[in-house]
RNA sequence: CCAGGGGGCCGGGCAGCCGCGUCCUUCGCAAGAAGGCCGAGGAAAGUCCGGGCUCCACGAAACAAGGGUGGCGGGUAACGCCCGCCGGGCGACUUGCUUGCAGGGAAGCCCAGGGAAAGUGCCACAGAGAGCAGACCGCCUCACUUGUGAGGUAAGGGUGAAAGGGUGUGGUAAGAGCGCACCGGGUUGCUGGUAACAGCAGCCGCACGGCAAACCCCACCCGGAGCAAGACCGAAUAGGGGCGGCGCGCUGAUCCGCAAGGAUCAGCUGGUGUGUUUCGCAUCGACCGCCCGGGUUGGUUGCUUGAGCCAUGCGGCAACGUAUGGCCUAGAGGAAUGGCUGCCAGCACGCGCCGCGUCUUCGGAUACGGGUGCAUGCUACAGAACCCGGCUUACAGGCCUCCUGGCGAA
Numbered sequence: 001c002c003a004g005g006g007g008g009c010c011g012g013g014c015a016g017c018c019g020c021g022u023c024c025u026u027c028g029c030a031a032g033a034a035g036g037c038c039g040a041g042g043a044a045a046g047u048c049c050g051g052g053c054u055c056c057a058c059g060a061a062a063c064a065a066g067g068g069u070g071g072c073g074g075g076u077a078a079c080g081c082c083c084g085c086c087g088g089g090c091g092a093c094u095u096g097c098u099u100g101c102a103g104g105g106a107a108g109c110c111c112a113g114g115g116a117a118a119g120u121g122c123c124a125c126a127g128a129g130a131g132c133a134g135a136c137c138g139c140c141u142c143a144c145u146u147g148u149g150a151g152g153u154a155a156g157g158g159u160g161a162a163a164g165g166g167u168g169u170g171g172u173a174a175g176a177g178c179g180c181a182c183c184g185g186g187u188u189g190c191u192g193g194u195a196a197c198a199g200c201a202g203c204c205g206c207a208c209g210g211c212a213a214a215c216c217c218c219a220c221c222c223g224g225a226g227c228a229a230g231a232c233c234g235a236a237u238a239g240g241g242g243c244g245g246c247g248c249g250c251u252g253a254u255c256c257g258c259a260a261g262g263a264u265c266a267g268c269u270g271g272u273g274u275g276u277u278u279c280g281c282a283u284c285g286a287c288c289g290c291c292c293g294g295g296u297u298g299g300u301u302g303c304u305u306g307a308g309c310c311a312u313g314c315g316g317c318a319a320c321g322u323a324u325g326g327c328c329u330a331g332a333g334g335a336a337u338g339g340c341u342g343c344c345a346g347c348a349c350g351c352g353c354c355g356c357g358u359c360u361u362c363g364g365a366u367a368c369g370g371g372u373g374c375a376u377g378c379u380a381c382a383g384a385a386c387c388c389g390g391c392u393u394a395c396a397g398g399c400c401u402c403c404u405g406g407c408g409a410a
Base pairs, nucleotide, nucleotide: 001406002405003404004403005402006401007400008399009398010397012344013343014342015341016340017339018338020039021038023036024035025034026033027032041381045392046391048390049389050388051387052386053226054225055224056223058280059279060278061277062276063275066222067221068220069219070218071085072084073083074082075081086113087111088110089109090108093104094103095102096101097100114217115216119215120214121211122210123209136157137156138153139152140151141150142149143148144147165183166182167181168180169179170178184206185204186203187202188201189200190199191198192197230301231300232299233298240292241291242290243289244288245287249268250267251266252265253264254263255262256261270284271283272282273281308327309326310325311324312323313322314321315320345379346378347377348376350374351373352372353371354370356369357368358365359364
C1' cells in the first nucleotide's frame, strides 16, 4: 500500500440574551422572589424473552392439557441471553489442469445443530419411474416380411430441485458393487478429551432419498395477572332488585324443655374451596350461573440506593467472579430540559487556486487522490413514565484500535 474482517467512542462545540422542572437554602402573611445541586438514550424504540416487586390461587404429591427450549461444557438472579469448544456451511486468497472443472482454505461470519429403522403425511409440473420404484431414447442378443417382434440391461442420454453412493479399473453379448483400489457410509476395538467429538486399526459391498421452521417421538423446563399491580385517606350510594340450579343428611350419647323442639360431642356420608386423582385442612345460604340497576373517576403513596456505576489488584482462554477504594447522576403527573443571535467544527454539490502525490513526449498536464479559498445548503436515528438483564430493529457523518492474507521497504 492492497484485499477480507472484528471491536470501541463521538454524533455537535463556544459565547450572549431570554425561558423551564423536582429538590435544598434565604426572604416573605401569602402570591411569589433570589441563590444552589441535578435534569432523557445507545437504542429511551419493538413489547420478543427473563426477572425484581405487588396481588390472587388453602397446602402437598402424581397425572393430564397447554406452552417453551434442543450439539457439549461453563457463566448468570434467570433466560429463548452471553462465553468457550465440537460438527456442518460460507469465506479473501491459493493449487492443479482438460479454461471452467476439481481440490485446499486465513481472520471472521452463519446454523430453527436430538430422532426419518415408532407411526402418519407431503414431494406440484415434467418424466418410463418420486416409496417400494422404473424403461422414453439408447446399448446388446435372437428371429424375420429390413423395420418390426421377443429377450437382456440400467453404464450413456433425456425429464426434473432431487432418479437408489462417487471416481477409476477389470469383466461382460451389452451392462450392473458383479469383482477390485481409493473416497463416502455402517460397525467393532484402542488412544486423546469432563463431554460433544477427533485420530488410528480391523471388518462389512453397504437396496431402502428429502422434508420434523410437517403432525409426531425423545430429553429437560414452566402457577396466574400485572404499576391501569397494589396500599392508605377522603367522599358518596341502593349493607339494591330478579331468575334458575344444587344442598341444608344418617346413627349414637349427654343436657335443656310440659310438649313441639333445640344445643353440644363422636362416627359415617355428601357439597364447596382445584382440569383429574390421593392425602391433609377449612367450611355447610356455603356454592354455581344469568339479567337489570346505583355510587366512586379526588388526594397521598408505590416512584428511585440499585442483581447500581467507576478505578485498581487477583483468579479464569473468556463470559464472569472476588477484594479494596471512590461516586449518587431526572422522578414528571397531560407530562419539564427549550427559543433567538453570532462565531467555529464536520459533511455535500458547484466555482477558482496550488502542483504535494500521480502521469509525462521532461516543455508540461491536472481526470483521480491531497492542500487551500469563496458561495449555497445540511448536521443522523430519535424523548424516560416502577425498575433491571438481554435480543431485535433504526442511525447523515467522523475518529480510534485490533486480527488475517498478499506486495514492498527498513